Bacterial RNase P class A from an Actinomycetes bacterium, 342 nucleotides, folded computationally.
It matches the Rfam family "Bacterial RNase P class A". By type it is a ribozyme.
The organism belongs to Actinomycetes, within Bacteria.
The sequence was found by an Rfam model in a public genome assembly.
Its mean pLDDT, the model's own confidence on a scale to 100, is 78.
[in-house]
């Protein structure tokens, strides 16, 4: 001084006039006071609340390295292990493939208890050549998997030794596994050490298996109060006066049927009020104009200034914890890396 890594906070301020919503005062005109966000947003997880279901099992979903925090979650902290970065960090649907069953395209001889195309090796057989040792080709019966091609991936690796040529066929030392044992850590795991047989591939965002989790719908949930209408039951004189004890019909004279009118009951429609909040609407309020000032950009300048334009993402609606997502511009604080200079 360059180049980056994490994290955090702010998100225009003052005045002024018209205007909403809600509380308070006030007889009233009218006065005070208050009135978005960090994400109010997506409606994703989770939990209050609230109704309806409630017997076990099976399906069925869902969560998956540790430890802790938390009312719970798919959340949050700190680890760990794997990848990626030269660091500071990031980042990860991180159980199990010694239960079972599929799958591994293309390529390629062979892709799971595999395989020989090319290739080395070795007997036989024919033909050639020869310096007479033997060598070249072809065909055929074997041995081999080291090299060479194919692949994301080919049944450890490198090194001596073996061998006809090879091969954990043996050793040697690495890297896998398995399994003891020793040190650290709560643990997830790390670090050391000895054995073994030598090597036994992926894939579980393929079925599955293993532990632990899940009742369903949601504030238009739902609860209370209740017009008309309706359904059911009941009554129609009896303060006083009149009078055929509403009306009309039927009648075997007891009563019966239908209508009016008024009570009471039932459920429960418009509708209301709660649910509804120190922001609290209920068709849903938080605006709108101006002026100054900060900050950006652009023109113009006599370099003092001026004139114009912008200042994000958004905008509660039962409430809480958390996630992911959208954000113009500004401030802070931490660590890394090169590089100079002391």
């Nucleotide at each position: 001084u360059g180049a980056g890594g994490c994290g955090g906070c702010u998100g225009g301020g003052c005045g002024a006039c018209c205007g909403c919503g809600c509380c308070g005062g006030g007889u009233g005109a009218c006065c005070g006071g208050u009135g978005a966000g960090g994400a109010a947003a997506g409606u994703c997880g989770g939990g209050g609340c609230u109704c309806c279901a409630c017997g076990g099992g099976c399906a069925g979903g869902g969560u998956g390295c540790u430890c802790g925090c938390g009312a719970g979650a798919g959340g949050c902290g700190a680890g760990u292990c794997g990848c990626g970065g030269u660091g500071a960090c990031g980042u990860g649907c991180a159980g199990g493939a010694g239960a079972g069953u599929g799958c591994c395209a293309c390529a390629g001889a062979g892709a799971a208890c595999a395989g020989a195309c090319c290739g080395c090796c070795c007997g036989c057989a024919g033909c050639c050549c020869u310096u007479c040792g033997g060598g070249a080709c072809u065909g055929u019966g074997g041995g081999c998997a080291a090299g060479g091609g194919u692949g994301a991936a080919a049944c450890g690796g490198u090194g001596c030794g073996g061998u006809a040529a090879g091969a954990g066929c043996g050793c040697a030392c690495c890297a896998g596994c398995g399994u003891c044992c020793c040190g650290g850590g709560u643990g997830a795991c790390c670090g050391g050490g000895g054995c073994g047989g030598c090597u036994u591939g992926g894939u579980a965002a393929a079925c599955c298996c293993c532990a632990c989790c899940c009742g369903g719908a949601g504030c238009a949930a739902g609860a209370u109060c209740a017009a008309a209408g309706u359904c059911g039951g009941g009554a129609g004189a009896c303060g006083c006066c009149c009078g055929u004890u509403g009306g009309u019909c039927c009648u075997u004279c007891g009563g019966g049927a239908c209508c009016c009118u008024c009570c009471c009951g039932g459920g429960g429609u418009g509708g209301a009020u709660c649910g509804c909040u120190c922001a609290g609407a209920u068709g849903g309020a938080u605006g709108g104009u101006c002026g100054c000032c900060a900050c950006c950009c652009c023109u113009c300048u006599g370099c003092g200034g001026a004139g114009g334009g912008g200042u994000a993402c958004a905008g509660a609606a039962c409430c809480c914890c958390g996630c992911u997502u959208a954000c113009a511009g500004g401030c802070c604080g931490c660590c890394u890396c090169a590089c100079c200079a002391u």